[in-house]
Molecule: small-subunit ribosomal RNA
Organism: Candidatus Omnitrophota bacterium
RNA sequence: AUAAUGGAGAGUUUGAUCCUGGCUCAGAGCGAACGCUGGCGGCGUGGUUGAGGCAUGCAAGUCGAGCGAUUCAUCGGGUUUGAGGUUUCUUGAGGCCGCAAGGCGGAUGGGGACCGAUGAUUUGAUGAAGAGCGGCAAACGGGUGCGUAACGCGUGGGUAACCUGCCCUGGAGAGGGGGAUAACAUCCCGAAAGGGAUGCUAAUACCGCAUAAGCCCACGGCCCCGCGAGGGGCUGAGGGAAAAGCCGGGGAUUUCGGGCCGCAAGGCCUGGGACCUGGCACUCGAGGAUGGACCCGCGUCCCAUCAGCUAGUUGGUAGGGUAACGGCCUACCAAGGCGAUUGACGGGUAGCUGGCCUGAGAGGGUGGUCAGCCACACUGGGACUGAGACACUGCCCAGACUCCUACGGGAGGCUGCAGUCGAGGAUAUUUUCCAAUGGGCGAAAGCCUGAGAAUGCGACGCCGCGUGCAGGAUGAAGGCCUUCGGGUCGUAAACUGCUGUCAGAUCGGACGAAUACCUGUUCCGCUAAUAACGGGAUCGGUUGACGGUACGGUCAAAGGAAGCCACGGCCAACUCCGUGCCAGCAGCCGCGGUAAUACGGAGGUGGCGAGCGUUGCUCGGAUUCAUUGGGUGUAAAGGGUCGGUAGGCGGUUCCAUAAGUGCCCGGUGAAAUUCCACGGCUUAACCGUGGAGCGCCCGGGUAGACUGUGGAACUUGAGGACUGGAUGGGCAGGCGGAAUUCCCGGUGUAAGGGUGAAAUCUGUAGAUAUCGGGAGGAACACCAGUGGCGAAGGCGGCCUGCUGGACAGUCCCUGACGCUGAGCGACGAAAGCGUGGGGAGCAAACAGGAUUAGAUACCCUGGUAGUCCACGCUGUAAACGAUGAGGACUAGGUGUCGGCCUGGUUACAGGUCGGUGCCGCAGGUAACCCAUUAAGUCCUCCACCUGGGGAGUACGUCCGCAAGGAUGAAACUCAAAGGAAUUGACGGGGGCCCGCACAAGCGGUGGAACAUGUGGUUCAAUUCGACGCUACGCGAAGAACCUUACCUGGGCUUGACAUGUAGGAAGUACUGAACCGAAAGGGGAUGGACUCGUCAAGUCGAGAGCUUACACAGGUGGUGCAUGGCUGUCGUCAGCUCGUGCUGUGAAGUGUUGGGUUAAGUCCCGCAACGAGCGCAACCCACGUUUGCUGUUGCCAUCGGUGGCGCAAGCUGCCAGGCACUCAGCAGAGACUGCCGGCGAUGAGCUGGAGGAAGGUGUGGAUGACGUCAAGUCCGUACGCUCCUUAUGCCCAGGGCUACACACGUGUUACAAUGGCGCGUACAAAGGGGUAUGCCAACCCGUGAGGGGGAGCGAAUCCCAAAAAGCGCGCCUCAGUUCAGAUUGAAGGCUGCAACUCGCCUUCAUGAAGACGGAAUCGCUAGUAAUGGCGGAUCAGCUACGCCGCCGUGAAUACGUUCCCGGGCCUUGUACACACCGCCCGUCAAGCGAUGGAAGCCGGGGGCACCCGAAGUCGGUAGCCCAACCCGCAAGGGGGGGCGCCAACGAAGGUGAAACCGGUAACUGGCGCUAAGUCGUAACAAGGCAGCCGUACCGGAAGGUGUGGCUGGAUCACCUCCUUU
Repeated sequence: AUAAUGGAGAGUUUGAUCCUGGCUCAGAGCGAACGCUGGCGGCGUGGUUGAGGCAUGCAAGUCGAGCGAUUCAUCGGGUUUGAGGUUUCUUGAGGCCGCAAGGCGGAUGGGGACCGAUGAUUUGAUGAAGAGCGGCAAACGGGUGCGUAACGCGUGGGUAACCUGCCCUGGAGAGGGGGAUAACAUCCCGAAAGGGAUGCUAAUACCGCAUAAGCCCACGGCCCCGCGAGGGGCUGAGGGAAAAGCCGGGGAUUUCGGGCCGCAAGGCCUGGGACCUGGCACUCGAGGAUGGACCCGCGUCCCAUCAGCUAGUUGGUAGGGUAACGGCCUACCAAGGCGAUUGACGGGUAGCUGGCCUGAGAGGGUGGUCAGCCACACUGGGACUGAGACACUGCCCAGACUCCUACGGGAGGCUGCAGUCGAGGAUAUUUUCCAAUGGGCGAAAGCCUGAGAAUGCGACGCCGCGUGCAGGAUGAAGGCCUUCGGGUCGUAAACUGCUGUCAGAUCGGACGAAUACCUGUUCCGCUAAUAACGGGAUCGGUUGACGGUACGGUCAAAGGAAGCCACGGCCAACUCCGUGCCAGCAGCCGCGGUAAUACGGAGGUGGCGAGCGUUGCUCGGAUUCAUUGGGUGUAAAGGGUCGGUAGGCGGUUCCAUAAGUGCCCGGUGAAAUUCCACGGCUUAACCGUGGAGCGCCCGGGUAGACUGUGGAACUUGAGGACUGGAUGGGCAGGCGGAAUUCCCGGUGUAAGGGUGAAAUCUGUAGAUAUCGGGAGGAACACCAGUGGCGAAGGCGGCCUGCUGGACAGUCCCUGACGCUGAGCGACGAAAGCGUGGGGAGCAAACAGGAUUAGAUACCCUGGUAGUCCACGCUGUAAACGAUGAGGACUAGGUGUCGGCCUGGUUACAGGUCGGUGCCGCAGGUAACCCAUUAAGUCCUCCACCUGGGGAGUACGUCCGCAAGGAUGAAACUCAAAGGAAUUGACGGGGGCCCGCACAAGCGGUGGAACAUGUGGUUCAAUUCGACGCUACGCGAAGAACCUUACCUGGGCUUGACAUGUAGGAAGUACUGAACCGAAAGGGGAUGGACUCGUCAAGUCGAGAGCUUACACAGGUGGUGCAUGGCUGUCGUCAGCUCGUGCUGUGAAGUGUUGGGUUAAGUCCCGCAACGAGCGCAACCCACGUUUGCUGUUGCCAUCGGUGGCGCAAGCUGCCAGGCACUCAGCAGAGACUGCCGGCGAUGAGCUGGAGGAAGGUGUGGAUGACGUCAAGUCCGUACGCUCCUUAUGCCCAGGGCUACACACGUGUUACAAUGGCGCGUACAAAGGGGUAUGCCAACCCGUGAGGGGGAGCGAAUCCCAAAAAGCGCGCCUCAGUUCAGAUUGAAGGCUGCAACUCGCCUUCAUGAAGACGGAAUCGCUAGUAAUGGCGGAUCAGCUACGCCGCCGUGAAUACGUUCCCGGGCCUUGUACACACCGCCCGUCAAGCGAUGGAAGCCGGGGGCACCCGAAGUCGGUAGCCCAACCCGCAAGGGGGGGCGCCAACGAAGGUGAAACCGGUAACUGGCGCUAAGUCGUAACAAGGCAGCCGUACCGGAAGGUGUGGCUGGAUCACCUCCUUU
C1' cells in the first nucleotide's frame, strides 16, 4: 500500500483428576404437521402420500380475402311462383224422391278471368350460422417426476456427417392443361357408434406438360485448402425437378355479358376484363436468423457379502436405412471387446442443473415455488401425417379398469383449471375476466386462450401496524407470601386529562390505458395517380375482470382487539399448597419413598408476542472420517514373519522439451437468485435499474526454477570381488555318558510309598534299600551369561558332510541397478487331524483315594490318547518390544558380544565399524514412560482404528479330511465402556511398632439356687426407649397408691396451667354445709369481702377475683432420617490440618517421607521447604517428703491446779497453759536426665550410678484433635414441620409395668477346714444428720426386728458407729456335713391413707439345687488382682445382691511378639469408593423385545429356452382392383399404384427348468433388557490353586485339567547390571 470482517461453547464415566470417547443441549432453516390461542393489512406460498380412481364444466382453434354447397337476415334488380278471395264453366259422390227412365241436390275433381299475401329462382351488396373440402396452428403454452446412474444433465468443444415451417436479405420465376373427390342427393346395413353403394360438384386439394439463373445426379478437366478421411471454387457435356392463386385501387381505348332509352346510328347504366398498380399468398435457388439432431473431453450416489462380463458381442467388407455419422439394421469374414480401488458386470436408490439451507471456510444436505434441459401422458407395442411427433385433451393394436348396449357390438383416459372419492399427520374456489402481458389463426376487425391477470380459502411463511398515551399513593380492595413487623402483584387499577392508527359509519375516488383499436385531417413513401396500400404527426372517439378496490376527507368512542411457553443444572426466571418411588415429569444429567425451586395447582418471575410451544427432517456445534484438520506401546487401532507383482515414491551434474506449474491476453460462465449502490410502493417484506461476482472450462502467448519426459555423464545409495574371524542359523548321518523305568541275578527283611494329616497303592508269592548284568525310549546337568544366531516361529551333548545370512578389512568392479509393497507366494510355537512306526518318563480323558455342605477341582495312587520319528494337512497364540518397513538428522555416560587400527612385551589404554543392555539431556507424551535400538525432528510406502454390548456372532463366499480358519454385518440395547495417574479403604501382600492383644500368672463367667435386665410368649394392659463391640443391675441415684406415660371403668370441656379481647354479675370473689358417688365430680345452704382513683363520703369508674363468649391452652401423639444441646465409640489412639513457597496440565504431593529416638508428629539429624494451628506434653486436682504461718470443736510432751476410780502402780476427766507433735487449712520448697560413668553421631536420647521422701510421665484423676458410625436421645429440657381439640387434652378409682413352658446377659451366695460356729479382743477412712417431721447417746423392755426414753448435735465438739477380715481360745474332722442356704410353714416388727395382687426386717421351724462347673469366655501388671468390712445418693418404706465412694489385709507373673483381636507409620496390588458386610461370573426359572436356522406355504422383479403371435413397418407376390401419364381409332395394353396373400421382425399371452430377492411358518438356536428368584464362587488382594492367550478333552454352571506361550503376576531369596558414596 492492498485485500480480508471471520471460527465462543456447555452437560454427562470418577471420591476427586487428566486423557480418550460416545451420547445430549444451546443456533439457523422448512412446501410442514399437531396442541393452545388468534385484531388488521401487504407480499409470497399451499397434494411432499396412491404416476390411485374419477361425476360435471371448461382448458385449441382460426381463416368466407382458398373452395363448393346449404340456411337465415337486410337492401336492390331480373325471372318466376300463387296461399287465399271474388267470379265463371265443367265433373257430378253419399243422400233423398221415383216401379223405372229419371229427377232433386250439390260433396269432390277439372278449367278460365281478375285481385293477390307470399314463395321460388337468378344476380349484386352487406351480415350471420353450422357442417364439409382446403390452409395454418394443433410438436407451443399448461401438468407431473413414473422411468432413467444415462452423453440424461452440467460444462467446454466438434459436425469436412446434418435438418430447420413461419421470419429477414439478395437472385430467378409463376406459362399452359388434365382427371377426380367430400359436402349434397337417393338407396341400403346398424340399438348405437358408425358404415356401404350409386350419382353430381369446386378449389390456394390432386396430376402430367412447358420453362430452369441456380439446384440435384453420374462423368471429365483446372485451381485452392486440410495431418487425413476429405472439402471448396471454376468449367465441359449429359440426365432430372417448379408454381396458385386471392383481395384491393385505377381502368384510357374498345372487343365481351346484361339492362334501359332509342326506328336506327348511338347514348346511358352495370358486371367481367386486357393493361397499369398495391397487398397477401405461391415456386426454385443462395445466404441469414431461430429452433433442433448427432459426436467427443471432463464432472455426476451407495454396495466388492456384485469379480469376472460379453454373440450384434468387438472389428472388417458389402448392402439397407436415416436429415445425417454409426452394428442403427442385414449378410458374410475375422475373434475380438470391457474389467481389479482409474471397479467391468450385477444389485439398490435417484430426474439433472441454475440454485436453496447450513457452515468462518473447506465441506455437508437438498433440488418445493421461479428459470434451463430431460423424461412421461391409463399400462405395453406401433407407425401415420408433418418443417417438426412416434404426438397429454391425434390414429391403430393388445391388456387392465369404468361406462353404454337391443348382447350382435361400442365408448372412455384430469400427471391441464376447478372439483370428487380414496389413502394420509397433511395441502385451497366446481370464482371473475381476456382490461393488461403473451400465444394461435386471420389482410384486418376480430375469434380462441383454466397460458395469464385477478379474486376466494389457510397465521403456512416473511414483513408492517394495532390492542392506547400522559398524570395518578390511601401504595385502595383482592390474590399470594410472611420472621406477623411487613413484603409483593403495583402506577398496575380506580380516578383525571389527551389522542384517534386499525376495525366501524359516511362522502369523494384512482394509477394500471395507449406507441392498443376506430375514424377524420395532414405530410412522406410507392405509383401514371390527388386512388389503394404502408409509414409519421395530430384532433376526436372507444376499451378495466380486479372495483366503488387502493388512497383521501369527515363522524363517533378507549370504546371492538393477548396469548403461549418456561422458571433443578445446561438456561434468563422462586415461593406456597397438594401428593408421598403414588400420581406423574424427562432433551441429557436426572426428579418423586412427608418439609419436592424438577410431579399437579396457585401467586410471582423470565422469554417471545398474533403468535407461542411440540413433533419430524437438514446443516452446524462434531477437529466425532480430520484436504484445510485426527490417530494406532498401555485408551479403538501395526498385518505372526519374510519374498515379491501392479502401483506410489526417487541420489549428483549438464543439455533439450514444455505435459504438470506460474503469469498475461481472448472466449465462455442464460436470466432470476446472493452481494454493493441507487430508485419505486407512507416503511418494510416485495419490486426495478446499474455494477460486482459466478473461484471452473476452452483457446493463444510467455517463463523454464521445481516435478515429469528424452539424451549424456558421475559415485556417495545399492550391488559385486578378494581377505579374515564369530555363530545353540538350517538339513542329513553317526557317536556318547548321566538319570528314570523295566527285566534277570545276588545280598537282605518288613515295611515301602505318599500327605497338612491320611488313604487308595506296592510288599512275606520277599517289595523298598543295595550290588552286578541287560533292554528300551526320550532329553542333553555343569559350561550358561538381560551372551550368541535367525525374517519371524524358533535354535543348546559330541563328530562329519551339505548349506544360509550377517560382520570387519581392502577400496578393485558395475553405475541409481533403489525404497515400499494392494493382490500373490513361501515360512509359521503348541494343541489338533491322516497314514505308518515308536513308546522310557510325563500325562488331557478316565478310575480310585482323600478334602468338602457338595468337590465333575486344587492334593495323592494309577492311567490312555498325546508327547518322539517319517511323510502329508492345519495356519492359529499375550505369534509381544502389545511399538510395520526403509532413510536422514538431534548431548552424553556406562556394561557386554564380534571384527579392525594405533601405542604398549603382557596386562592394558586410545580410536573405529557392527550388534546387544542399562542410566540419562533436549524434545515428546494424558500420564506411565520413550529418549542415536525414539514413543524426538522430518521424508516415502504399506496395514489398521472411529462409543460399549450384540459379535469376531449370523448370513453369503473362499479355504480345510475334520476341528475349524479367513472375510464379516444388522435388528435391538446402554450413557457409558475405557487409559494413566491421585487420595483413601481393603488384602487369607510385605516391613517397622504399640496395647492385659497373645503369652506368663491370679481370680472369675459358662454348671447350681436366688437377684436383676433382656428376648420370647401371654395379657384388657403387661407404657416407652436402648440391639455386635458401643443394648441387656442400661434411661430407672428407689413402679404398693403417687410416680405412670399403659389397660378397664367413671367424670370435665377456655379446660390442671399462661396471656389477651369483649360482655355480664354486689349478695360478686371467697367460704363451701346437707345430699348422690369408689373417688373425681356434681350440688349448692350459710357466712361474706379487698385495692386504687374521684368527689358531695357512699356513689361512680378502674383493678384483682368470678362467670359467659372468642382468640387460645394442653399433648410422655409422630418424625433423633428436619434439628439444637448433650452423650457413646474408635481412643488418651498420635494423629488431623493450614499459610506461603516449591513440584505436578491436574486430582494432588512436598512439609507430615527418610536415619535415629520417644508413652507421644516426643525430640535430634538430614531434606524444597519455612513456619503455624488443633491434638501430645505442661499448666489444674488428689496422694507421697518437707518448710513457714494459723490453732477451735483438733493435738498436747513438760509444768501447775483439781475431780473420779483404784490398796497401789496407775487410769480417766476438768481448769489453766501451750502449738513441739498428730491433724486441719493456707502459702511455699522439691524432680530438671540437673550430676557422674558407659552407649550413641560430639545429637536427641538410652543405660547404669550417686544423692533424694520421690527418678526419668513419681502415682491416680480431670482433660477426648480433624473426623467416623444419617450411632443414641423429640419420654430430661429446647425446637421446625405434622397430627388430636367434649379428645391423642385434663381429673379419678381399680388394675398393669411384678405375668411365665422357655432362652441370653450382668450379678449375689455357695459348694467348704486358708473353712464354719462360739467366746474374747485390736486397728480405719470417707461420709451423712431435711422447717430439726433429722441423726439419735445413756438407760429400761423384748431372743430379735423393734418399742419406750429422751441427753447431745444445725455438728473437726453430739449422733449414725459396731468396722470387718485380723488376733487369742475352744468345738466341728470331710460328711450334702455344725458346708450351703433356696423353698415353705408359723409367729412377729416397721414404714405408709393402704403391704391381696406387690414392701422390707425379725424369731422359730423347714433345709432344695449345689461337692468347683462342656464347648466357649471375662477381668487384672502393684498398694493392682484377690479378699474384708464402712459410708452415701435416690428414699415414707423398700425388693440394693445394683450404683458411686472409703479404708483394712494384700499377692503371682510378663521368656517374648510367631499366632488371635484392636491400633499407628511406610510400602505394594486392586476391576473396591455405600469403600471386602465391597465388587462380580455363568447355568437354571419368569416376563418382555428384536433376531438367526427351518420341512413347507405365499409373493416379486429379472434373465434363459420354446410355443403362439395383434397392430404396424420393410420385403416378396402367381389372386383381385385402379381416373390422371404413355401406346392405341377403339377394344385393350403398358407404366405405376392399391387390396389380398406370403415371409421376417414383433407387444401382450402361454409352457418349462433354474437362479435371486422378500414375506410367513410348526419347531429350534443363541442374544438383549427387567426384578428383592434358584445353584454355586470363576475373576478383582498372592481373590485364597497367580491370571490370561491359542488349542484339545471333560464337567449342572461359572469352569477344570493337559500342552506351548505371555507378564498385562504378588511375595521372599539369590544372580547380574545400573546409579550414588